């Protein structure tokens, strides 16, 4: 340096034939439940790697740029 693949909450993870409020789990707070804890119920707080373009409408399509593997000289 080529070409290919990944980046979504504190961790994991679905959703990439564009469409209202981005799903689940574990963690984490808060309440009920118990003599207390745990468990096991209810609710709540937390996300689309960066910058741009298309588009009424982008986590999804482009195009760059940054990390992270793989591969090939």
């Nucleotide at each position: 340096g080529g070409c290919c693949c990944c980046u979504u909450a504190g961790u994991c993870a679905a959703g990439u034939g564009g469409g209202u409020a981005a799903a689940g789990a574990c963690g984490c707070c808060g309440g009920c439940c118990u003599c207390u804890c745990a468990a096991g119920c209810c609710g709540g707080a937390a996300g689309c790697g960066c910058g741009g373009g298309u588009u009424c409408a982008a986590a999804u399509c482009c195009c760059g740029c940054a990390g992270g593997g793989g591969u090939c000289g």
Molecule: transfer RNA
Organism: uncultured Clostridia bacterium